c-di-GMP-I riboswitch aptamer from a Deltaproteobacteria bacterium, 75 nucleotides, folded computationally. The prediction has a mean pLDDT of 90.
[in-house]
C1' cells in the first nucleotide's frame, strides 16, 4: 500500500426537539441538544425525495449508487 472494520485507542460528527435569524416554500444558519454514525468528511455526476413566485428554478448527501480526500491498525 490494498481490501477489511475490533467490547480496541485517541479523536470527530450531531437526529428529533427547542431558541434565534434567513427564506413564498422545501430548508437553511448560529446556540441549546443527543438519536445515531467507520468516515453521519466533501461533492449535486446518475437516480430519487420535497418546495416554489414553475417548465423553469431551488432543496436534501444523516435516501440509494459512483466519485475524491481522511484517522487508527486487531482478526
Nucleotide at each position: 500500500c490494498u481490501c477489511c472494520g475490533a467490547u480496541a485507542a485517541g479523536a470527530g460528527c450531531a437526529a428529533a426537539c427547542c431558541c434565534u435569524g434567513a427564506g413564498c416554500a422545501a430548508u437553511c444558519a448560529g446556540g441549546g441538544g443527543a438519536c445515531g454514525c467507520a468516515g453521519a468528511g466533501c461533492a449535486a455526476c446518475g437516480g430519487g425525495u420535497c418546495c416554489c413566485a414553475c417548465c423553469g428554478g431551488g432543496u436534501c448527501a444523516g435516501c440509494c449508487g459512483a466519485g475524491c480526500c481522511g484517522c487508527c491498525g486487531a482478526a